[in-house]
This record gives sequence, C1' cells and structure tokens, in this order.
RNA sequence: GCCCAAGUGGCGGAACGGUAGACGCAGGGGAUUCAAAAUCCCCCGCCGCAAGGCGUGUGGGUUCGAAUCCCACCUUGGGCA
Repeated sequence: GCCCAAGUGGCGGAACGGUAGACGCAGGGGAUUCAAAAUCCCCCGCCGCAAGGCGUGUGGGUUCGAAUCCCACCUUGGGCA
C1' cells in the first nucleotide's frame, strides 16, 4: 500500500428499511426475613424545572422513514505484498 471482518447503554449482546436498544450482567428502590442470602416486583442512555430535544465509531448522502443501504474517514483484528 491493497483486501476482508468488526465498532450499538457502565459491560456482554440482539435487532437484515417502519416505536432505537430485546435479553442477560452490573446499579437503584420495594416486598419477604429477627437480620441476611435466595426469590419476586418496579426502575435504570444523555441534556432539560418542564414541554421537548439529542443519541448505534465520526462526517456526509439516499429514502416518507436508516443501527440496517451508499460514500469518505477513524479505531481494532485478520490476510496479501
């Protein structure tokens, strides 16, 4: 230098154009218990007092609609020279 793969919450990991984040772990609250463990229930991205806005590596594009398709770039891993 060229080719391939991957990048999604704090972490792992789904979602093959139609509510962004299933499910699990971690975390918070509650029930239960003398107390705890276990179990069960609820909550759990960011900004904002709220209304609302933003958010899938970064920046663009296509589309009524993009994590998903296209382009460039960045990072990581593998391969070729």